[in-house]
Molecule: RNase P RNA; transfer RNA
Organism: Bacteroidales bacterium
RNA sequence: GCUACGGACUUUUCUGUCGCCACGUCAUUUUAGGAUGUGGAGGAAAGUCGGGACAACACAGAGCACCAUACUUCCUAACGGGAAGGCGUUUCCGCAAGGAAACGACAGCAAGUGCCACAGAAAAUAACCGCCGUAAACAUUAAUGUUUGCGGUAAGGGUGAAAACGUGGGGUAAGAGCCCACGGGUGGUGAUGGUGACAUCACUUCCGGGUAAACCUUAUGGGUUGCAAGGCCAAAUAUACCGGCGAUGUUACACUUUAAAAUGUAACGAGAGGGUUGCUCGCCCGAGCCGGGUGGGUAGGCUGCUAGAGGUUAACGGCAACGUUAACCCCAGAUAAAUGACAGAAGUCGUGGUAACACGAUAACAGAAUCCCGCUUAUAAGUCCGUAGCAUUU
RNA sequence: GGUACCAUAGCUCAGUAGGUAGAGCAACGGACUGAAAAUCCGUGUGUCCCUGGUUCGAUUCCAGGUGGUACCA
Numbered sequence: 001g002c003u004a005c006g007g008a009c010u011u012u013u014c015u016g017u018c019g020c021c022a023c024g025u026c027a028u029u030u031u032a033g034g035a036u037g038u039g040g041a042g043g044a045a046a047g048u049c050g051g052g053a054c055a056a057c058a059c060a061g062a063g064c065a066c067c068a069u070a071c072u073u074c075c076u077a078a079c080g081g082g083a084a085g086g087c088g089u090u091u092c093c094g095c096a097a098g099g100a101a102a103c104g105a106c107a108g109c110a111a112g113u114g115c116c117a118c119a120g121a122a123a124a125u126a127a128c129c130g131c132c133g134u135a136a137a138c139a140u141u142a143a144u145g146u147u148u149g150c151g152g153u154a155a156g157g158g159u160g161a162a163a164a165c166g167u168g169g170g171g172u173a174a175g176a177g178c179c180c181a182c183g184g185g186u187g188g189u190g191a192u193g194g195u196g197a198c199a200u201c202a203c204u205u206c207c208g209g210g211u212a213a214a215c216c217u218u219a220u221g222g223g224u225u226g227c228a229a230g231g232c233c234a235a236a237u238a239u240a241c242c243g244g245c246g247a248u249g250u251u252a253c254a255c256u257u258u259a260a261a262a263u264g265u266a267a268c269g270a271g272a273g274g275g276u277u278g279c280u281c282g283c284c285c286g287a288g289c290c291g292g293g294u295g296g297g298u299a300g301g302c303u304g305c306u307a308g309a310g311g312u313u314a315a316c317g318g319c320a321a322c323g324u325u326a327a328c329c330c331c332a333g334a335u336a337a338a339u340g341a342c343a344g345a346a347g348u349c350g351u352g353g354u355a356a357c358a359c360g361a362u363a364a365c366a367g368a369a370u371c372c373c374g375c376u377u378a379u380a381a382g383u384c385c386g387u388a389g390c391a392u393u394u
Numbered sequence: 395g396g397u398a399c400c401a402u403a404g405c406u407c408a409g410u411a412g413g414u415a416g417a418g419c420a421a422c423g424g425a426c427u428g429a430a431a432a433u434c435c436g437u438g439u440g441u442c443c444c445u446g447g448u449u450c451g452a453u454u455c456c457a458g459g460u461g462g463u464a465c466c467a
Stems, first nucleotide, its partner, number of pairs: 001390010012346007020040007042365001046376002049374005054226004061281004066222005071085005086106001087104007107217002112215002114211003128157002130153010165183006184207002187204007230303004241292005249268006273285004310329008347362006395466007404419004413450001421437005443459005
């Protein structure tokens, strides 16, 4: 220098003509057009993953479930997001001390339970082989050997992804953290540094395999539904039939009356079913409710709707995420869904050229649908960084 | 626009508190038959939608993506 891969950032500006959408103004005319002016997709508008705003419904209370998160400090309206740091893993550089980069769902298996296929004696109450002791029997040159039983032993073998702290020594019948030295790890206490995670040191206890993206435990948080929410207007309206469940009761008073019934009010009682976040209790409503099934009607408009945790610039605070202050700006609201095409100029990149300049490209992913903040995913070209390969030079 | 769910053999579907995947039909081969059908015997051809992660080990658990289905005015 080129190529490939990965990461971060940017996603060009102006003018003219024609066309589309929204709004304002003007005049005309009349229900539609005309003239003119202003504005008109994104870094992801996507996935709808996390959080919030907003809206409707719900919310006496209690219990049990359910879901989410999980090193620390900070940022933020909030978050599973971000910043800075701690710890760990991997890679690279370095003789070493150490340094750099990337990644990490990074509380707890030393609370309990479960699981760990195959292989292996054994997968967590380790004895298959081996080693040692002992009893019996047999052989026998009485040292020993073989077989069987009982016991000790985790040093050696083999299996496995994983085998009961590692190495060395002492010790022992043989062995063993049984003891010792060095080293590793776990818990506790204390000191020092740090806001903290944590680090270093000292003393002390212990050596308990893995798995919580297994159940679970601990701590913290969580009402449900989503703009097809919700509000207003207009239009339309019809339930036949079948099956199942079901209270309509008593008393008192009033009215009326010859007396009652009926009606109304009150009290007590019975109640299918419904509401109350998933369930239960509790609470509330309560005379019709549930299922099948025939057929009919509407399927339009306005609002919510875009001035907002808004944007740009500058200063200040902070390592940073971010915050504060000041000035300026107004920046899509469509509804079957507008935002496009062509031409020119500038900028950028590439090729050629000493240069002036000439030629070429301006592209990919993709397209708003209540709004906002994030994350994730997709991306041509350019710039920067990292890794690998190739070529060249020193 | 919003919200749920699904993807396993050619088709329709099982499966699993993680241990290497099956059933029915279809297909293929053989037997029976003069030949076929039916019947009987045998056979699996699968990226468990894709890519990563957790784990010794993933169809299963977790995350992201792709495709499809249903519901809400």